[in-house]
The part of an RNA shown here (small-subunit ribosomal RNA, 5' domain) has 513 nucleotides and comes from an uncultured bacterium.
The full RNA is in RNAcentral, with records from ENA, Greengenes and SILVA.

Context: one part of a larger RNA
C1' cells in the first nucleotide's frame, strides 16, 4: 500500500458496497415451482327464476407447458476443464420468425366418479362404468426417409451440391366468442448446444520409464454426430528428458492487489464456464438430464411402527446445533425489472426489489465560529518568593445551526398490460385518450421552531521516525520491530505534566506486493 479479515481500546450521523475465508459437518420449523377450465369427463358452490334453463365461481383427477431456467456449492477435476485462435462434406435444437403443402374418416381403453377387499401407516388390489388435444389402426404422401441407374457443377480427403427417372415406407386434434388459435409434413433463419484440433495454462527428477482396448486395420454394433465409444478377429504397435508414468497441490477466466515497468501474488463480492446436489452406481421420461427441492440400487445416518414394514435428504431464503479467531433476520413486497404457465384477468416466483444487523471496506459530515489577558484558580516544571507552560484555553460577550429532536408539506422509481371510447384498417393490427396499480415509506427531500445545544478517541515521543522534563523503580519490575534499554540522577520500565501523529477511528496481529 492492500485486505470477505480478527483481537485490544473507544464511538455522532448518513450514503454506496460487503459479510461462514473453519465442517462437501448434522439438520428441527416454515417457504423456495407452478399454471392452463379457450384441451377433457366429472364433482360442488352461488345468483335470478316455480321450474325448464341462463349467468357465473371453485376444483381432486385425465391431458399440455413448464419442472435442464432462475437459485446454491467449490468436493472432484492438472483435463480440450478452462482460456484463445479454427474447423464439422460428421451432428441436434422444444419454444420464436419466414415459407410451402396438409388437417379425410374410424377404433379400444384408463384414470377420476361408484361398489368391495387388504393395510397402523405409506399405501396398494379387484369388478362396473366413462371422456379427450391421452392412446391405437385406416386412408391421402413429397422437396423427408430407404434402395438403385444417369447427367452437370465443385471442393482439402472420406465427398457435397443441382436435376431427375422408377420402386417402397411414414402424418395429423381440436377448441370457442366464426373469428382466431391450435395440429401434422418438409425446406429455411435464429437462438441455444454436442464434437474434434493448434497454441497456452502449478509444484516435484529425492517420481525414468509407462501402456493389452493399450497402438492401428478389416467388420459391425451404438450415437443426433466422429471416434477403441463398445464388440469379433488381424498386425505389433503407442507415448517418454521438447519430462511420459507417478506423486502432492489446485475449479478456470474476464479480473483484482502491488509495482515506474517487466514481474510477483490472488481468483471473495459482480459477468463467463466447468463440476456437484447425503457417498456410489445406473437409467427412464424428454428437444434437452443420466435431473439440487424426480424415480430405482447398495451403503452410512436419522426418524415413525401396531415390529409386518414405511419415511428422509437446506453447497435454495431465513433458521438451529456443532467447528471456529470469526461472519446477519426463522423479516417486507411482488410496486418495478425478469422468468413459468395462461388468449386474456391472473396465478405462482426467499429470482429480485427493499427493510433489519455488524464502524467489516471506502466515501461525506458533524462535534462550532469571533471576540475575549485580572495572562486567574489548578496541574506540571523550576536556576523557587521569582518565572515558564497548559493557553484565547476557561469564564464572559456576540453569531451560526450542519446534525440532533419537534412540527407542516412531501416525492421520483410507473407507464404500461388488461378493461372503455375514439381514429386508421378487409382482417390481424397499429396510434392515441382516459381510468387503475408503490413493499420501500409518510422514507428521502424542503420548510419552520428550538438551543452551543446530543457527539473524541486511540497510538506514539531512545536512533530508524515527527515528538522530552519529572518522579517511581534499581540488570528487578518491565520493554522490545531490528539495533537494543534496566545493575541508583533510565529522554528506551511503570506513573504524571508536556508534545507528535491519526482521527469515528486509533493501534495489534494474520497474509500478500
Nucleotide at each position: 500500500g492492500a485486505u470477505g479479515a480478527a483481537c485490544g481500546c473507544u464511538a455522532g450521523c448518513g450514503g454506496c458496497a460487503g459479510g461462514c475465508c473453519u465442517a462437501a459437518u448434522a439438520c428441527a420449523u416454515g417457504c423456495a415451482a407452478g399454471u392452463c377450465g379457450a384441451a377433457c369427463g366429472g364433482u360442488u358452490g352461488g345468483u335470478a327464476g316455480c321450474a325448464a334453463u341462463a349467468c357465473u365461481g371453485a376444483u381432486a383427477g385425465u391431458g399440455g407447458c413448464g419442472c435442464a431456467c432462475g437459485g446454491g456449492u467449490g468436493c472432484g477435476u492438472a483435463a480440450c476443464g478452462c482460456g484463445u485462435a479454427a474447423c464439422c462434406a460428421a451432428c441436434c435444437u422444444a419454444c420464436c420468425c419466414g415459407a410451402a403443402u396438409c388437417u379425410g374418416g374410424g377404433g379400444g381403453a384408463u384414470a377420476g366418479c361408484c361398489c368391495g377387499c387388504c393395510g397402523a401407516a405409506a399405501g396398494g388390489c379387484g369388478g362396473a362404468u366413462u371422456a379427450a388435444u391421452a392412446c391405437c389402426g385406416c386412408a391421402u404422401a413429397a422437396a423427408a426417409c430407404u434402395g438403385c441407374a444417369g447427367u452437370c457443377u465443385g471442393g482439402c480427403a472420406u465427398c457435397a451440391g443441382a436435376u431427375a427417372a422408377c420402386a417402397g415406407u411414414u402424418a395429423a386434434a381440436g377448441a370457442u366468442u366464426u373469428a382466431u388459435u391450435g395440429g401434422a409434413u418438409u425446406c429455411g433463419g435464429a437462438u441455444g448446444g454436442g464434437g474434434u484440433u493448434g497454441c497456452g495454462u502449478g509444484c516435484c527428477a529425492u517420481u525414468a520409464g509407462c501402456u493389452a482396448g493399450u497402438u492401428g486395420g478389416c467388420g459391425g454394433g451404438g450415437u443426433a454426430a466422429c471416434g477403441g465409444c463398445c464388440c469379433a478377429c488381424c498386425a505389433a504397435g503407442g507415448c517418454g528428458a521438447c519430462g511420459a508414468u507417478g506423486g502432492c497441490u489446485a475449479g478456470g477466466g474476464g479480473a483484482g492487489c502491488u509495482g515506474a515497468g517487466a514481474g510477483g501474488c490472488u481468483g471473495g463480492u459482480c459477468c463467463c464456464c466447468c463440476a456437484c446436489a447425503c457417498g456410489g452406481g445406473c437409467a427412464c421420461u424428454g428437444a434437452g438430464a443420466u435431473a439440487c427441492g424426480g424415480g430405482c440400487c447398495c451403503g452410512a445416518c436419522u426418524c415413525c411402527u401396531a415390529c409386518g414394514g414405511g419415511a428422509g435428504g437446506c453447497a435454495g431464503c431465513a433458521g438451529u446445533a456443532g467447528g471456529g479467531a470469526a461472519u446477519a433476520u426463522u423479516g417486507g413486497g411482488c410496486a418495478a425489472u425478469g422468468g413459468a404457465c395462461g388468449a386474456g384477468a391472473g396465478u405462482c416466483u426467499g429470482a429480485c426489489c427493499c427493510a433489519g444487523c455488524c464502524a467489516u471496506g471506502c466515501c461525506g459530515c458533524g462535534u462550532g465560529c469571533a471576540g475575549g489577558a485580572u495572562g486567574a484558580a489548578g496541574g506540571c516544571u523550576u536556576u523557587c518568593u521569582g518565572a515558564g507552560u497548559c493557553g484565547u484555553a476557561a469564564a464572559c460577550u456576540g453569531c451560526u445551526u450542519u446534525u440532533g429532536c419537534c412540527a407542516g408539506g412531501g416525492a421520483a422509481g410507473a407507464a404500461a398490460a388488461a378493461a372503455g371510447g375514439g381514429c386508421g384498417u378487409g382482417c390481424g393490427c397499429g396510434c392515441u385518450c382516459u381510468a387503475c396499480u408503490g413493499a420501500c415509506g409518510g422514507u428521502a427531500c424542503c420548510u419552520g421552531g428550538u438551543g452551543a445545544a446530543u457527539a473524541a478517541g486511540c497510538a506514539c515521543c531512545g536512533g530508524c521516525u515527527a515528538a522530552c522534563u519529572c518522579c517511581g523503580u534499581g540488570c528487578c519490575a518491565g520493554c522490545a520491530g531490528c539495533c537494543g534499554c534496566g545493575g541508583u540522577a533510565a529522554u528506551a520500565c511503570g506513573g504524571a505534566g508536556g508534545g507528535u501523529g491519526c482521527a469515528a477511528g486509533c493501534g495489534u496481529u494474520g497474509u500478500c506486493c